This is a predicted complex of two RNAs, RNase P RNA and transfer RNA, with 462 nucleotides together. The prediction has a mean pLDDT of 78. Rfam match: Bacterial RNase P class A.

Order: sequence, then structure tokens, then C1' cells
RNA sequence: UGGGUUGGCUAGGCGGUCGCGCGUCACGAAAGUGGCUCGAGGAACGUCCGGGCUCCGCAGAGCACGGUGGUGGGUAACACCCACUCGGGGUAACCCGCAGGAAAGUGCCACAGAAAACAGACCGCCCGCCCGCAGCAUGGAAACAUGUGCGCAGGCAGGUAAGGGUGAAACGGUGGUGUAAGAGACCACCAGUUCCCUGGGUGACCAGGGAAGCUAGGUAAACCCCACCGGGAGCAAGGCCAGACAGGGCAUGUUUGAGGGCUGCUCGCCCGAGUGUCCGGGUAGGCCGCUAGAGGGCGUCGGCAACGGCGUUCGUAGAUGGAUGGCCGCUACUCCCGCGUCGGUAACGGCGCGGGAUGACAGGACCCGGCGUAUCGGCCAACCCAUCCA
RNA sequence: GGUGGGGUGGCCGAGAGGCGAGGCACCGGCCUGCAAAGCCGUUUACGCGGGUUCGAAUCCCGUCCCCACCUC
Repeated sequence: UGGGUUGGCUAGGCGGUCGCGCGUCACGAAAGUGGCUCGAGGAACGUCCGGGCUCCGCAGAGCACGGUGGUGGGUAACACCCACUCGGGGUAACCCGCAGGAAAGUGCCACAGAAAACAGACCGCCCGCCCGCAGCAUGGAAACAUGUGCGCAGGCAGGUAAGGGUGAAACGGUGGUGUAAGAGACCACCAGUUCCCUGGGUGACCAGGGAAGCUAGGUAAACCCCACCGGGAGCAAGGCCAGACAGGGCAUGUUUGAGGGCUGCUCGCCCGAGUGUCCGGGUAGGCCGCUAGAGGGCGUCGGCAACGGCGUUCGUAGAUGGAUGGCCGCUACUCCCGCGUCGGUAACGGCGCGGGAUGACAGGACCCGGCGUAUCGGCCAACCCAUCCA
Repeated sequence: GGUGGGGUGGCCGAGAGGCGAGGCACCGGCCUGCAAAGCCGUUUACGCGGGUUCGAAUCCCGUCCCCACCUC
């Protein structure tokens, strides 16, 4: 100098003017008017997880169902975060992983192929037997007959899995011994599995040694098994006040118990006189819940870190058809154009002046912790690779 | 605001790991004097992006869109 990786910060500032919402103060009989304070985010979003909070009579047992899935730690909790292990990618910094079990069982593996899962046997290779033929031997003048038949062809009954060639995947690989032909049948080396021992580590796991059987296909984001976790619903939860109205039909039930206790089933426990459905009628109000909370900043201590302890400091939206906006001026940053100047052979770069352009994604609705997604740009730090110079 | 369900040709809809049915519509042909009806035939799809698997419309994750329900 160029390229890259990771982490963090920011999401313009000031003034004027018009306007909006809560609160408060003043004026006013009221309607309202005026002053002042405060007034969205890093994701307020998606609602994908986890909690607080509220109600269901504080929620009992089993099954079902759902979720999580290397190990250790953090946390209120998590599917999140940190550290490590293993596997994969990258020259590297570093990144990615729904990362338990396929040797408990079941299912599936299209097409192709002989065969797709307790292996089996289509072609091929090999042994035996039967029949036939060429050939050979004997007899015969010949035709032919009898015997043999190691070669060839066919058949029967076996052995074998080395070779074939398909497929995403073919039951260890290479070389040798061996055999009728062959084969982990045996041997050497290599790869892999399980078990045992020793050492290290809290652990996942790692390192070394030994033994076994010789080999066990893939798929659990198929059922399933194992370990752990989960009662349900959600602020339209839930509570209070005010106001309005008109009841009726059908079904079922009142201790022989309907129905309910908010996913299903069984049991247990509790409440229990109404409940379900259809038609019709009324009201479209107010208050609480509501924001100080697992809160933020700084310092210090412990910890590799996530995070935790202690001290100090700060006050920061509560709307309810839903308030934060519009315009103007100055200015910061970035980009473009022009001019001047400096450095340089040049390309180009720095500085100054003038003009112009642009600023995203998106917005509370009970509150937090995460994750995921969207985002114009800008800045900072650490690290890696390549090249050049000293 | 909260909670559920669903996206397959122009429309309706089955398929639920192994070549994506069927109906209507459109287009072309036959038939007809012309059309309708009828018959024959063609074209057009798994909302999007990743992953698991040999193989994904189907299973998993993310995302976009649509629909329904929840007051006294």
C1' cells in the first nucleotide's frame, strides 16, 4: 500500500416559526385560553422462544401430547450467552454445526442393477455324475460293435463370491499364502468398531498400551428409545363504578349430580343449581391495572469469559382511533462538479474556495431478557494474508 | 394488542418423501350453413430463501402474504 476477518459506537446539531399528547400552574361560571416541564428504537418490527404480573379453589397421580439434545458454567428463565470438546470449511485471522442413540425394535431405500440388507446367487470360475460327439484302442475285408474318453457341447446335483457393471449407497482396502476354484480361511501393513488397563481433565474428551470378533450400510429435520423440562389461559388477563334493556322457544339437570375447575383420556379432589342452543332487546362510557424495573451510567473487586458482589450517581412516554410532525435559516459528515495551490516524471493524493445532491429501516400500546429479520451511510479498535522499503 | 389456520395453473381443488390427479375456463381441431352442446388434443402451477435426505409440494428453520376468532 492492497485485500480480508472479528468486535464495538453512531443513526446529525443549533435556532426560529406553525402544530400535537400527558402532567402541572394561572385565568374563566363553563366551553376553553395562556405559560412551563417532559414526549419512541436499535431494531419500538416479526410474535419465534423465555420470564415477571393477573385470573382459573395455589395446579394431585398416571398415560398421552409438546419441547430441548456434545460438556462445563452464566442467568429469574430460555431454544439465549460464555468457555471448552468433537466434526467440517478457509493459506490465515476466523467461521459453520437441530452435535444423544442405527450394536433395543419397526419402517423406508424410487429408477437402474444378479442382488438394497438375518444377505442372496444372474453371468462367470471350479469339482463330481449322466448322456452324446471328435479322437484313440481292440475285433472285423468292410459296414459296424465293444471299451476308453484328460479335449468339446448339453443336462443334473453342488462349491465359490476374486472378476462383471448398475446405483446416492454393494457387507473393509492393498499385497501375499492357500485352494479344485475361491474366500479374513490364514499372514503383513493400513482404515474402522467394541471392550479392558494406565495417565491427564470437574466433564465432553484426549494420549499410550492390550484383547476380541474379523467389519456391524444409510435414514431418528421416519416411528421410536434414553435423559431432562413443561398445569392452562392471556392486559380484549383481571378488578371497580356508572348507565340501558324485555323477554321468549327448545333440550337437559337438581343428591340416582347437569355442568364447571380453559389441550385429550383415566383416577382422585373441589365447587355445584343451573347449563347449552336459537330468536329478540340494550350499551359502544369512565377509573384502576399503567409503569422504578431481574433499570441505566461510572468506579472497584472476583472470574479466561458470559456474568456476579460492593460503592456512587441518574430520573427517562403512558396515548385509547391512538400524541413526537411540517417549513425556513445556519452548520457537521459523505458524494459529485469546477477553480486555485502543494507534493509527484505521471497516474493520483493532501489542503482551501465556490456550486449542487443525498440521509435509510422503521414507530410504543402491561413490562422485561433473548433470537430472527430490515437498514442510507459514517467512525473506531484488534487481528490475518500478500507485496514493497529499511 | 393477543391467539389460531392457510398459501398447488386464470379459478376451484386432491396429493402428505419417488413422473403433481380431476373439474371449470382459455386455445387449436372435428362436427355445423353459422353458433351452442358434444368429441379429441395442447399449453400453463407447488409464495420466497436456506437446510435434512440419494431424492422435498410434502420434513425442519427463516421470511413474505392472506383469512378467521377474542369487549360488557